This is a predicted structure of an 85-nucleotide RNA (transfer RNA) from a Peptococcaceae bacterium. It matches the Rfam family "tRNA". Gene Ontology term of the family: triplet codon-amino acid adaptor activity. The organism belongs to Peptococcaceae, within Bacteria. Model confidence (mean pLDDT): 81 of 100.
[in-house]
RNA sequence: GCCGAGAUGGCGGAAUGGCAGACGCACUUGACUCAAAAUCAAGCGUCCUCUGGAUGUGAGGGUUCGAGUCCCUCUCUCGGCACCA
Repeated sequence: GCCGAGAUGGCGGAAUGGCAGACGCACUUGACUCAAAAUCAAGCGUCCUCUGGAUGUGAGGGUUCGAGUCCCUCUCUCGGCACCA
């Protein structure tokens, strides 16, 4: 350089054009306990004026009523191939 696959919370991962993060782990708080483990309940991206609203799928742009998903450019990661005078 060429070809292919991929990038989503702290981690693994779901969603194959229609409410992003289902589900699991970790973590936080509470209950239980002498105390802990286990178990149970609630919470758990970011921001805000917090019963709610906005925003968020590597970055930028496009198509569409609507994009994590389709198209273009770029960045990075992994695999294969080529080059290495």